Overview
The part of an RNA shown here (large-subunit ribosomal RNA, domain I) has 475 nucleotides and comes from a Gammaproteobacteria bacterium. Its mean pLDDT, the model's own confidence on a scale to 100, is 86. Its Rfam family is "Bacterial large subunit ribosomal RNA".
Context: one part of a larger RNA
RNA sequence: CGCAUACGGUGGAUGCCUUGGCAGUAGAAGGCGAUGAAGGACGUAGUAGCCUGCGAUAAGCCUCGGGGAGUCGGCAAACAGACUUUGAUCCGGGGAUUUCCGAAUGGGAAAACCCACCCUUCGGGGUACCGCGCAAGCGGAGCUAACCCGGGGAACUGAAACAUCUAAGUACCCGGAGGAAAAGAAAUCAACCGAGAUUCCCUUAGUAGCGGCGAGCGAACGGGGACCAGCCGAUCAAUCAGUGCGUAGUGGAAUGGUCUGGAAAGUCCAGCGAUACAGGGUGAAAGCCCCGUACACGAAACCAUCUGAUUGGCAUAUCAAGUAGGGCGGCGCACGUGAAACGCUGUCUGAAGAUGGGGGGACCAUCCUCCAAGGCUAAAUACUCUCUACUGACCGAUAGUGAACCAGUACCGUGAGGGAAAGGCGAAAAGAACCCCUGUGAGGGGAGUGAAAUAGAACCUGAAACCGUAUGCGU
Repeated sequence: CGCAUACGGUGGAUGCCUUGGCAGUAGAAGGCGAUGAAGGACGUAGUAGCCUGCGAUAAGCCUCGGGGAGUCGGCAAACAGACUUUGAUCCGGGGAUUUCCGAAUGGGAAAACCCACCCUUCGGGGUACCGCGCAAGCGGAGCUAACCCGGGGAACUGAAACAUCUAAGUACCCGGAGGAAAAGAAAUCAACCGAGAUUCCCUUAGUAGCGGCGAGCGAACGGGGACCAGCCGAUCAAUCAGUGCGUAGUGGAAUGGUCUGGAAAGUCCAGCGAUACAGGGUGAAAGCCCCGUACACGAAACCAUCUGAUUGGCAUAUCAAGUAGGGCGGCGCACGUGAAACGCUGUCUGAAGAUGGGGGGACCAUCCUCCAAGGCUAAAUACUCUCUACUGACCGAUAGUGAACCAGUACCGUGAGGGAAAGGCGAAAAGAACCCCUGUGAGGGGAGUGAAAUAGAACCUGAAACCGUAUGCGU
């Protein structure tokens, strides 16, 4: 040095676990904000720090309810001191307080700071800008996950290159609104029969078409469903009463023994409940131990739905003219200018008046159908930052969110921005008193605890690579 066996070290795979995620279902809610939001800074407890809560009344104050024995939030003990059956802590409703920054709004500023004026009962209050209004006064602003409407609007890419075209009216930017938004009661379709607002789904149909007729784009009529509602002196708001979805809660059945074991829920024996054998916990695997579950109840206060009553308030226009139509240039329609109707309009023009006008895909006639140039309108539809309950042939710590753990943290970057790693002793800390070696070490050996300490905090299991010790053999 090699091989073999045994025992270790290192390492943290695997197994098991789950506080966290992921995807949904049902219901609720769909906003917050000058009465100062969202988000922060700084403070705040008897004791340093961080998290949570709160705001100079500062882990809290008042009040109304619930509840019923301990409590003074967590990491996290300890000491000191308090509160509590005269009902604390805790849970829910309402209220008070709520520093400073932040739309930030007296002026300024390098956010959480600086500097003012007026009034004042000395506590405090007022002083930004914009819109409407004679004024009094009323309103606006800022934030927010997706969904919605409008105004702007790419490129990569595809066309096997590329320019029309595509990607795509997508991404993105801006404005605006609501719980939905938008659309909406025919100057619509249809086809000589008729239908009868809008929206959404299935189909028609990858059809008819459009298209360097390339790549590709791509309807409608009709049919079947969801939902239905019509209107223009429309209904809306507040208060009261009732109703009762919710925001705390209450009651809630039924088991003992034996054996093994550290521990019984396991075994065996004998019982019981069930409108409750969903689920979780308890020293292994519990219907009957605990929390619950089925079921039955419950609100002083707040909120919500509907109904009724009362009170108050608001409500267009007189039927659409610089319009319809036309020329030029564009755009939207599945439709790229085409034979291109129809809709919108930058520019130039420009009617008729129901004996009238628009449409029926160039255009004309006949026929049919409708009435533009004013407006409102629930439902069926879209979405989920959020709350409650529940579900999973979803994950189980290199997975599942980036984040199971004090994570958008540490760290990196001037900045925009990028962005981790990191879970598990044990049933219970019973977390190893005391002794010994040692540097008043690190670490270890005894003792003790424990079922187990090769479960000892670098702690469940503890694979492999890698490193040793012992023995044997070989060289």